[in-house]
C1' cells in the first nucleotide's frame, strides 16, 4: 500500500426485489411453584457507524470518509 468481508437493542445475530425495525439471551413487573437461577406472559429498551446522493419513500441503491476482522504484498 493492494483486495474482501462486516458496523443494526446491554450482548449474540436476522432483516434481498426499497414501503410498520426484528429474534434469542440479558433487565423490570406478573403469573404460577412448598420454594427456586428452572416453567408460562407482558413491558421496557434503536437517530440501523458518520455525511451526501437517488427516490413520493432509504437498515436496504450509489458516493466519500472512520472503525473492527480476513488475505495479499
Nucleotide at each position: 500500500g493492494c483486495c474482501a468481508a462486516g458496523g443494526u437493542a446491554g450482548c449474540u445475530c436476522a432483516g434481498u426485489u426499497g414501503g410498520c425495525a426484528g429474534a434469542g439471551c440479558a433487565u423490570u413487573c406478573c403469573c404460577a411453584u412448598g420454594g427456586u437461577a428452572a416453567g408460562g406472559g407482558a413491558a421496557a429498551g434503536g437517530c440501523c457507524a458518520c455525511g451526501a446522493g437517488u427516490u413520493c419513500g432509504a437498515a436496504u441503491c450509489u458516493c466519500g470518509u472512520c472503525c473492527u476482522u480476513g488475505g495479499c504484498u
About this RNA
The prediction has a mean pLDDT of 81. A computed fold for a 73-nucleotide RNA from a Patescibacteria group bacterium, annotated as transfer RNA. Its Rfam family is "tRNA". Rfam links the family to the GO term triplet codon-amino acid adaptor activity. The RNAcentral record of the sequence draws on ENA.